[in-house]
RNA sequence: CAACGGGAGCCGAACGCGAUCGGCUGAGAGGGCGGCUGGCGCCGCCGACCGUCCGCACCUGAACCGGGUAAUGCCGGCGCAGGGAUG
Numbered sequence: 001c002a003a004c005g006g007g008a009g010c011c012g013a014a015c016g017c018g019a020u021c022g023g024c025u026g027a028g029a030g031g032g033c034g035g036c037u038g039g040c041g042c043c044g045c046c047g048a049c050c051g052u053c054c055g056c057a058c059c060u061g062a063a064c065c066g067g068g069u070a071a072u073g074c075c076g077g078c079g080c081a082g083g084g085a086u087g
Stems, first nucleotide, its partner, number of pairs: 001087002003052004009024005031046006058083003064077004
């Protein structure tokens, strides 16, 4: 540099009509475009961010265990567990 992998949670308020505002943790919790939906959002593409085997990106176990919180994977354990994406 390119390619590939990945997540986007919890809480409050507003709003009668399309999806807003704020708080917490975090690298990131949705920035742009588009679509859908009688719900308080969802989906696709792009972007940002993190990670790519010397793998604590991320998923599973897990509606797990302990602590803590307004609440949540918020913190610790589980974990030298199983899986997991390169030139």

Description:
The prediction has a mean pLDDT of 78. This is a predicted structure of an 87-nucleotide RNA (TPP riboswitch aptamer (THI element)) from a Thermoleophilales bacterium. It was read from a public genome assembly, where an Rfam model found it. It matches the Rfam family "TPP riboswitch aptamer (THI element)". From the family's description: Vitamin B(1) in its active form thiamin pyrophosphate (TPP) is an essential coenzyme that is synthesised by coupling of pyrimidine and thiazole moieties in bacteria.